[in-house]
RNA sequence: CGAGUCGGCCGGGCGGUCGCGGCGGCGCAGCGGCGUCGUCGAGGAAAGUCCGGGCUCCGCAGGGCAGGGUGGUGGGUAACGCCCACCCGGGGCGACCCGCGGGACAGUGCCACAGAAAACAGACCGCCGGUGCGGUACGCCGCGCCGGUAAGGGUGAAACGGUGGUGUAAGAGACCACCAGCGUCCGGGGCGACCCGGACGGCUCGGUAAACCCCACCCGGAGCAAGGCCAAGAGGGCCCGGCGUGCCGGGCCUGCGCAGGCGACAGAGGGCGGCCCGCCCGAGCCUGCGGGUAGGCCGCUGGAGGCUGCCGGCAACGGCAGCCCUAGAGGGAUGGCCGCCGGCGCCGGCCCCGGCCGGCGCGCACAGAACCCGGCUUACAGGCCGACUCGUCCG
Numbered sequence: 001c002g003a004g005u006c007g008g009c010c011g012g013g014c015g016g017u018c019g020c021g022g023c024g025g026c027g028c029a030g031c032g033g034c035g036u037c038g039u040c041g042a043g044g045a046a047a048g049u050c051c052g053g054g055c056u057c058c059g060c061a062g063g064g065c066a067g068g069g070u071g072g073u074g075g076g077u078a079a080c081g082c083c084c085a086c087c088c089g090g091g092g093c094g095a096c097c098c099g100c101g102g103g104a105c106a107g108u109g110c111c112a113c114a115g116a117a118a119a120c121a122g123a124c125c126g127c128c129g130g131u132g133c134g135g136u137a138c139g140c141c142g143c144g145c146c147g148g149u150a151a152g153g154g155u156g157a158a159a160c161g162g163u164g165g166u167g168u169a170a171g172a173g174a175c176c177a178c179c180a181g182c183g184u185c186c187g188g189g190g191c192g193a194c195c196c197g198g199a200c201g202g203c204u205c206g207g208u209a210a211a212c213c214c215c216a217c218c219c220g221g222a223g224c225a226a227g228g229c230c231a232a233g234a235g236g237g238c239c240c241g242g243c244g245u246g247c248c249g250g251g252c253c254u255g256c257g258c259a260g261g262c263g264a265c266a267g268a269g270g271g272c273g274g275c276c277c278g279c280c281c282g283a284g285c286c287u288g289c290g291g292g293u294a295g296g297c298c299g300c301u302g303g304a305g306g307c308u309g310c311c312g313g314c315a316a317c318g319g320c321a322g323c324c325c326u327a328g329a330g331g332g333a334u335g336g337c338c339g340c341c342g343g344c345g346c347c348g349g350c351c352c353c354g355g356c357c358g359g360c361g362c363g364c365a366c367a368g369a370a371c372c373c374g375g376c377u378u379a380c381a382g383g384c385c386g387a388c389u390c391g392u393c394c395g
Stems, first nucleotide, its partner, number of pairs: 001391010012341007020041009043366001047377002050375005055223004062277004067219005072086005087101001088099004102214002107212002109208003124153002126149010161179006180204001182201008227298004235254009256290007269281004305324008342364001343362009
């Protein structure tokens, strides 16, 4: 210098002006408003809502059957399907990347197309033996039938180990040597997945579990419209006061009215996450029509919180110390316009192959909190930094 791998980060800045939401101060009004000042006010993904937790309410006698999830090993964590390290398999010269990575001798199912045959194999061509017929130059050749053969050809993602030899009519783990693979045993290393080495064995066993299934482990349900408090309410009851004696005003309690159906121990209905059994509660429950209220407060943002330093650990991460406080709406604020700088695109010129100058154009990526947090995934104009690999040249 060229080509590449991995990781981290930023993702406009400043000013003016007009606005918006939260909190606080002051002033004026006075039942909650107006003015003014100060301060805070979106993201790396706030997104998809896919996983895991916190928090809240409900449930938590028992038995059985279903259901969902995860899946190499060891660690991290509040937890996870996340992260780290390692193992195994595959890819790359390499940095490095990819893998829903338990079990296919528990059982069942499936294996398209092609092919003769696709899973207790299989004879299409070829090869070999026998036999019948025909031909013959007497060496044999052709056709048919019966049988042997998985060595050769051909099909396929996959054809029942590979190479060499013995053997044979031709062949075949039929036998032998080596190699690969499987199983059992032994020795060594590692916490472990697993790795290394040796001996023996039958000679070889297909794939598929993001097919049923089996094994191990995990899993209550619903969600901030969770949930709690206050106020109001139609109709009714009681009390007090006033007088014009059946009306007005006030207070307290309850929480509306009508119709139909089912039911009160031979029990409606409800609860025990689903179903069955079983258990418990139990006097109300369901439907329709009409009427009323439909406001406020809490939950609500200080938390598995952020930054820096030191220590432990290969790392994920953990511990300690110091510092910091940083949105909280509820028809839902965080915005509009202008100027300068920056950025990007196009054109022209200069130096000369990378910058500089000028002009024009573009407001300029993806996108916006709604109980909170940890992850994953997806979207993203443009840009910055670091580590490492390969190649070429020079020292």

The RNA shown here (Bacterial RNase P class A) has 395 nucleotides and comes from an Acidothermales bacterium. It matches the Rfam family "Bacterial RNase P class A". Rfam classes the family as a ribozyme. The coordinates come from a structure-prediction model, not an experiment, and the mean pLDDT is 77. NCBI's taxonomy places the organism under Bacteria, Bacillati, Actinomycetota, Actinomycetes, Acidothermales.